[in-house]
Molecule: transfer RNA
Organism: Hyphomicrobiales bacterium
């Protein structure tokens, strides 16, 4: 100091520019057992890092900036 990925729900991750952003797991409840696991089912959770921008419509497309990760160069 170049260059490249990555940011989404408490935790793993989905999600053709397209009409309500889901899924497992986790938490709370219900059922089922004598009872606990298991299993079944219902619910709670979200400024799509942040600031613009293009579009009739952005989680996706562009651009700054932030954090993280790599890889490369340089000084002392």
């Nucleotide at each position: 100091g170049g260059g490249a990925g990555u940011g989404u729900a408490g935790c793993u991750c989905a999600a053709c520019g397209g009409u309500u952003a889901g899924a497992g797991c986790c938490a709370u409840c219900c059922g089922c057992u004598c009872a606990u696991a298991a299993c079944g089912g219902a619910u709670u959770g979200g400024u799509u890092a942040u600031c613009g921008g293009u579009u009739c419509a952005a989680g996706u497309c562009c651009g700054g900036u932030c954090a993280c990760u790599c890889c490369c160069a340089c000084c002392a």